[in-house]
Context: one part of a larger RNA
């Protein structure tokens, strides 16, 4: 000096408790695990793995498995040699392709006119390409968790043989090593705060869109909050309570931002990289499969179980965000997916995707496995894309499962939050999206408490542990 204690003391956190809503039960998505398989490709596993890498596996992707094929290779640079018009497009054969072999098109710039220079193909040689091959325990570079927790250290001086201590202890007092007294310490630095962006309140300036001049609304500048005022408390310090006034009050509220460090944490399959290893195969092409298997188990969601409701029909009210190989309106045709159809728009309010949904109003249903729930399944179908058999998503008809609220046990969540509702986008031809990120509409309860749980912090204390 640190770690640790079913020792001590003080603080703190949706950490308990108070509440609200799930999860554990049922189906069904997706992941993992196990089992199977030719292969089901590889990584991630307490917490910090499992809707994760993957923000999209029909082929491609792709790595994995079967077959058929290549060997200076699908790719780069160099070198010789030929062919020059290549390149590019394109016909037919064989074949699963990949490929081989053949047809027509295409007839290039520069110039010193010299196969001289660019350029391109085939062949060759070998030097080299290539490897998602291994080691995250050789790295870099990034990320997780502790944790937005208040902590973590220097300089000098001062104490000690010394390791080290002191400072960073104490007394208050914070959201916080914030601050303020005290003080062998006196000061700094990495963090806290604050500087950054959004929202919220006003003033001003400019504005294009059919209507916003009593300025909605968008970009700019600028204004406001500072415990600054007031009262009470306390050591009359820092602060705390309480109040004015104010759109906003005491960190307004939200996000970015993550200290030395821990865990030989994670990743050689994002990328780079050392050593190692493959080189006619551990590389590279091409068809088919597979990653989508299924007695089981586990996470993580959606959908229900029903009247605070389903169904039918009326009628209202958003934010945000997308759009040129896109959006894609009116009509029109089809019960419907959809199809014509093309008008508008490179889109602030100017086209269009776009119908917002709970919500309100009426009319039914009458408590039932039900006009609840909708899995499965069979028939016809549409659309996308060479191609939907494995293995797309829609539609419409019939079908109509379990499931009557869920055991020990367990999670979120303090407010425009939780719970319901519905809209967009990312990726993307489609799309297994109920996943992810975003936006608004509705709009709760509850804590005036720390005894106990689970995590932390500071200081004391015990140790046979380092």
């Nucleotide at each position: 000096a640190g770690a640790c204690g079913g020792g001590g003391a003080c603080c703190c956190a949706c950490a308990c408790a108070a509440g609200c809503g799930g999860u554990g039960g049922a189906u069904u998505a997706u992941g993992g695990g196990g089992u199977u398989u030719a292969a089901u490709u590889c990584g991630u596993c307490a917490a910090u793995a499992a809707g994760c890498g993957a923000g999209u596996a029909a082929c491609c992707u792709u790595a994995c498995c079967c077959a058929g094929a290549c060997u200076u290779g699908a790719c780069a640079u160099c070198c010789u040699a030929u062919u020059c018009g290549u390149a590019c497009c394109u016909u037919u054969u064989a074949g699963a392709a990949a490929u081989a072999a053949u047809u027509g098109g295409g007839u290039c710039g520069g110039u010193u006119c010299g196969g001289c220079c660019g350029g391109a193909a085939u062949a060759g040689u070998g030097a080299c390409a290539g490897g998602c091959g291994u080691u995250g325990c050789a790295u870099g570079g990034u990320u997780g968790c502790c944790g937005u927790c208040a902590g973590c250290u220097c300089g000098u001086g001062c104490c000690u043989u010394g390791a080290g201590g002191u400072g960073u202890u104490c007394g208050g007092u914070u959201a916080a090593g914030u601050c303020c007294g005290u003080u062998a310490a006196c000061g700094a630095g990495c963090g806290c705060a604050a500087c950054c962006c959004u929202c919220g309140u006003c003033g001003u300036a400019u504005g294009u869109u059919g209507u916003a001049u009593u300025u909605u609304c968008a970009u700019g500048c600028g204004a406001g909050a500072c415990u600054g005022c007031c009262c009470g408390u306390u050591a009359c310090a820092a602060a705390c309570g309480g109040g004015a006034g104010g759109a906003a009050g005491g960190u307004g509220a939200g996000g970015a931002u993550g200290a030395c460090g821990u865990c030989a944490a994670a990743u050689c399959a994002g990328c780079a990289u050392g050593a190692c290893c493959c080189u006619u195969a551990u590389g590279u092409c091409u068809g088919g499969g597979g990653c989508u298997a299924c007695a089981c188990c586990c996470g993580u969601a959606a959908u229900a179980c029903a009247a605070u409701g389903g169904u039918u029909g009326g009628u209202a009210c958003a934010a945000a965000c997308u759009g040129a190989a896109a959006c894609g309106a009116a009509g029109c045709c089809g019960u419907a997916a959809g199809g014509u159809g093309g008008a508008g728009c490179g889109a602030a309010a100017a086209c269009a995707g776009a119908a917002a949904a709970a919500a309100c109003c009426a009319a039914u249903c009458u408590c039932a496995g039900u006009u609840c729930g909708g899995a499965u399944u069979g028939a016809a179908g549409u659309c996308u894309g060479c191609a939907a058999c494995u293995c797309g998503a829609c539609u419409u008809c019939a079908u109509g499962a379990a499931g009557u609220u869920g055991g020990a046990a367990u999670c979120g969540c303090u407010a425009g939050u939780a719970a319901c509702c519905g809209u967009a986008u990312a990726u993307c031809a489609g799309u297994c999206a109920u996943g992810g990120u975003a936006c608004g509409g509705u709009g709760a309860a509850u804590a005036u408490g720390u005894u106990c749980c689970u995590g932390g912090g500071u200081c004391u204390u015990g140790u046979a542990c380092u």